The prediction has a mean pLDDT of 77. This is a predicted structure of a 61-nucleotide RNA (Fluoride riboswitch aptamer (crcB RNA motif)) from a Gemmatimonadota bacterium. Taxonomically the source falls in Gemmatimonadota (Bacteria, Pseudomonadati).

[in-house]
RNA sequence: GGGAACGAUGGGGAUGGAGUUCCCCGACAACCGCCGUGUGGCUGAUAACUCCUACCAAGCG
Numbered sequence: 001g002g003g004a005a006c007g008a009u010g011g012g013g014a015u016g017g018a019g020u021u022c023c024c025c026g027a028c029a030a031c032c033g034c035c036g037u038g039u040g041g042c043u044g045a046u047a048a049c050u051c052c053u054a055c056c057a058a059g060c061g
Base pairs, nucleotide, nucleotide: 010025011024012023013022016052017051018050019049020048021047033042034041035040
């Protein structure tokens, strides 16, 4: 200097942010909650744990 092979990076896990762990996807993807015949109804800021913020309920000052 040339050739071949491999591959980083990245994205996502039903409403916000951060850390840790786990899982999934390869952009044509992962993901985009549940119940009900229907009108309609229900849980949760997590995939899990912890903290913060927001929201809700109860009690005290």